A computed fold for a 70-nucleotide RNA from a soil metagenome, annotated as c-di-GMP-I riboswitch aptamer. The model forms 84% of the base pairs in the Rfam consensus.
RNA sequence: GCAAACCCGUCGUGAGGCGGUGACGCAAAGCCUCCGGUCCAUGCCAGUGCGUGCGAUAGCGGGGUUGCCG
Numbered sequence: 001g002c003a004a005a006c007c008c009g010u011c012g013u014g015a016g017g018c019g020g021u022g023a024c025g026c027a028a029a030g031c032c033u034c035c036g037g038u039c040c041a042u043g044c045c046a047g048u049g050c051g052u053g054c055g056a057u058a059g060c061g062g063g064g065u066u067g068c069c070g
Stems, first nucleotide, its partner, number of pairs: 001026002007020005024059001030065003034062003037057003040053005
């Protein structure tokens, strides 16, 4: 410096997002879905699954990129 969960409001079919509150944690917990994982929606199908979505998660990893201190 950032800000988890709970709670309140709001958006969303949903995962979840945004704002307020609040700090669990984080030396990139700044930014980016390219790869994998998990989750949602939907179709197939009945398989320890597969496809699709201008879906979600960057605080699940990998990777890219910028930055602080030394």
The sequence is in RNAcentral, with records from MGnify.